[in-house]
Context: one part of a larger RNA
RNA sequence: UGACGGGGGCCCGCACAAGCGGUGGAGCAUGUGGUUUAAUUCGACGCAACGCGAAGAACCUUACCUGGGCUCGAACGGCUUCUCAACGGCGCUGGAAACAGUGCUAUCCCGCAAGGGAGUGGAGUCGAGGUGCUGCAUGGCUGUCGUCAGCUCGUGUCGUGAGAUGUUGGGUUAAGUCCCGCAACGAGCGCAACCCUUGUCCUGUGUUGCAACUAAUAGGCACUCUCAGGAGACCGCCAGCGAUAAGCUGGAGGAAGGUGGGGACGACGUCAAGUCAUCAUGGCCUUUAUGUCCAGGGCUACACACGUGCUACAAUGGGCGGUACAGACCGCUGCAAACCCGCGAGGGGGAGCAAAUCGGAAAAAACCGUUCUCAGUUCGGAUUGCAGGCUGCAACUCGCCUGCAUGAAGCUGGAAUCGCUAGUAAUGGCAUAUCAGAACGAUGCCGUGAAUACGUUCCCGGGCCUUGUACA
Numbered sequence: 001u002g003a004c005g006g007g008g009g010c011c012c013g014c015a016c017a018a019g020c021g022g023u024g025g026a027g028c029a030u031g032u033g034g035u036u037u038a039a040u041u042c043g044a045c046g047c048a049a050c051g052c053g054a055a056g057a058a059c060c061u062u063a064c065c066u067g068g069g070c071u072c073g074a075a076c077g078g079c080u081u082c083u084c085a086a087c088g089g090c091g092c093u094g095g096a097a098a099c100a101g102u103g104c105u106a107u108c109c110c111g112c113a114a115g116g117g118a119g120u121g122g123a124g125u126c127g128a129g130g131u132g133c134u135g136c137a138u139g140g141c142u143g144u145c146g147u148c149a150g151c152u153c154g155u156g157u158c159g160u161g162a163g164a165u166g167u168u169g170g171g172u173u174a175a176g177u178c179c180c181g182c183a184a185c186g187a188g189c190g191c192a193a194c195c196c197u198u199g200u201c202c203u204g205u206g207u208u209g210c211a212a213c214u215a216a217u218a219g220g221c222a223c224u225c226u227c228a229g230g231a232g233a234c235c236g237c238c239a240g241c242g243a244u245a246a247g248c249u250g251g252a253g254g255a256a257g258g259u260g261g262g263g264a265c266g267a268c269g270u271c272a273a274g275u276c277a278u279c280a281u282g283g284c285c286u287u288u289a290u291g292u293c294c295a296g297g298g299c300u301a302c303a304c305a306c307g308u309g310c311u312a313c314a315a316u317g318g319g320c321g322g323u324a325c326a327g328a329c330c331g332c333u334g335c336a337a338a339c340c341c342g343c344g345a346g347g348g349g350g351a352g353c354a355a356a357u358c359g360g361a362a363a364a365a366a367c368c369g370u371u372c373u374c375a376g377u378u379c380g381g382a383u384u385g386c387a388g389g390c391u392g393c394a395a396c397u398c399g400c401c402u403g404c405a406u407g408a409a410g411c412u413g414g415a416a417u418c419g420c421u422a423g424u425a426a427u428g429g430c431a432u433a434u435c436a437g438a439a440c441g442a443u444g445c446c447g448u449g450a451a452u453a454c455g456u457u458c459c460c461g462g463g464c465c466u467u468g469u470a471c472a
Stems, first nucleotide, its partner, number of pairs: 001472002003469003007466007015456002019420005026311008034302002042053002064297007076127007084119001088105007108117003129286002132284003138280002140275003143271001145269001150189006156165003169180003195263004200231005206225001209221002234257001237251005313413001317372007329360003334353002339348003379410001384405007426448007
């Protein structure tokens, strides 16, 4: 100087407390461990691995296994040499295909020619190729402490020195934020602000948007809204407290008040944290194989254990009928309306739309009416049987959906444990990426919309000062 303490002081955080809802029990989905397997490819392992890489494994993907092929090779560059336009197209045989064999067809440019050029194929050679190893050789990127308020430097001063001071102290703040003081004076990286979004108003803009009703036309831009540009919030005003400071508390005005809400943004560093399988890359290994092509299988196994979710156990509910109200987003290999067929999934159909115009699109909880009356039930839907639909060469291993039948566990969950402080939790639906098909996951969007916070003794994590130490 640090680190540590079941030392002390001050302070903070959904850290506890106060509340609300879960997980842990059930069924299923999904990831992991284990086991099994020819293979169940690989990575990730406290927080910070486990609905993670994977924004989507039937083939492909695919890296794994079995079997069958190739060896200048599936792709690319250089050189030598040979051949010919080459690739290709149409066949035949073997085959699971890859591939192997074979037949027919097709003959570029310059030049009179010789020859040359481009290109293909064959042979040779130097490279090739490797999701092989090492993330403890690395770059880059990322997680984490933590959006915590810290981390440092120059000069000066003090100390033999390591170092100290500044950065400590008194206040204050979300903040090393600011004020005051001070052997310090300044400065940098962080904080904040500048950026995006949302909330109010003004100006401009006016179609595809807007306007009481039924249709058409004309006219309009007040309103909603769209897109731009501005205004607005600064403790600015008032009162009190404070040291006349910084600031704090209350009030007025205001759409908004003390960082208005949300986001992007992550200091010096820590964990030899993660990634050689995004990519790049040193070294090592491999070269008729650890490369590469193909078919089939596997990644989907199943006594079990754990994590994350979904659906429930019902009456604040289930069924049936009726009636409302969104936002954001997507659409040409696309979205697809009306209408017709089908109980339905879906099929036919094809208007319109490169979309403020057309379509996806029905929002659902909610509300109104009716039924069920506490039961393993008109709760719950697992499982299984049969019959169908869709995508796709192809749904057996191994997809999704529909109808009929079947109707399992489950009556609120032990020890323990998680999230959340407001348009939040809880709850309801909608959309998108990936994607032929395949979400209970992810990312967004809007609807309905709470309870509680006395307080900081305790648990966890963190910041500052101080103290002890046989630790570095």